[in-house]
Molecule: transfer RNA
Organism: Catenulispora sp.
RNA sequence: GCCCUCGUAGCUCAGGGGAUAGAGCACCCGCCUCCUAAGCGGGGGGUCGUUGGUUCGAAUCCAACCGGGGGCACCA
Numbered sequence: 001g002c003c004c005u006c007g008u009a010g011c012u013c014a015g016g017g018g019a020u021a022g023a024g025c026a027c028c029c030g031c032c033u034c035c036u037a038a039g040c041g042g043g044g045g046g047u048c049g050u051u052g053g054u055u056c057g058a059a060u061c062c063a064a065c066c067g068g069g070g071g072c073a074c075c076a
Stems, first nucleotide, its partner, number of pairs: 001072007010025004018056001027043005049065005
């Protein structure tokens, strides 16, 4: 340098055109308990990597760029 792949909550991941984006764990509050843990109920937490494009409508499709991972090539 070229190609492939991934980027969504603090972490691990769903959602792959249709209204206000979800789960588990973690965190906070409550219940339970003599107390703690476990269990149960509730709650907070998101520029969906960035910018632009397509569309009535984009997390989802397209392009460029940024970052992680992998492969190939070059290294006179």